[in-house]
Predicted 3D model of a 134-nucleotide RNA (SAM riboswitch aptamer (S box leader)) from a Planctomycetota bacterium.
């Protein structure tokens, strides 16, 4: 850099250097000179992965002290993380509402349909981090 599997509303700041940007992208909205980014130092959340423990499951295949799973522990190992849900929306289904908006029908009242709008709620799809292949 590909391709895949799992997860993403929880949680976790300080100091020094630095001197204006930063929140991937667009648009919105915030953070920021009461000091962005980036870098050092400490410290701190989490619990992917390795670790330990307990239970399950397959398949008699060259492979077995091994492979998949579920539970639960610990945090000295290897990443990761410390504003806001992955700050929010972006493309699409369903619901329920809503309109000095449209077409149809009705003497009217209204009915039905479309089309906006913001709300819920499913996916997708993009972006992070891990863990497997390459």
């Nucleotide at each position: 850099g590909a391709c895949u599997c799992a997860u993403c509303a929880a949680g976790a700041c300080c100091g020094g250097u630095g001197g204006a940007g930063g929140g991937a992208u667009g648009g919105g909205c915030c953070c920021u000179u009461u000091g962005a980014a980036a870098c050092c130092g400490g410290g701190g959340c989490a619990a992917c992965c390795a670790c330990c423990a307990a239970g399950g499951c397959a398949a008699a295949c060259g492979g077995a002290u091994g492979g998949c799973c579920u539970u639960g522990g610990a945090g000295a190992g290897g990443u990761g993380c410390c504003a806001a849900a992955u700050c929010c929306c972006a493309c699409g289904g369903a619901g329920a509402g809503u309109g000095a908006c449209c077409c149809u029908u009705u003497u009217g009242c209204g009915a039905g349909g479309g089309c906006g709008c913001g709300c819920u709620u499913c996916g997708a799809g993009a972006g992070a981090u891990g863990g497997g292949u390459u």

Source information: The source organism's lineage runs through Bacteria, Pseudomonadati and Planctomycetota.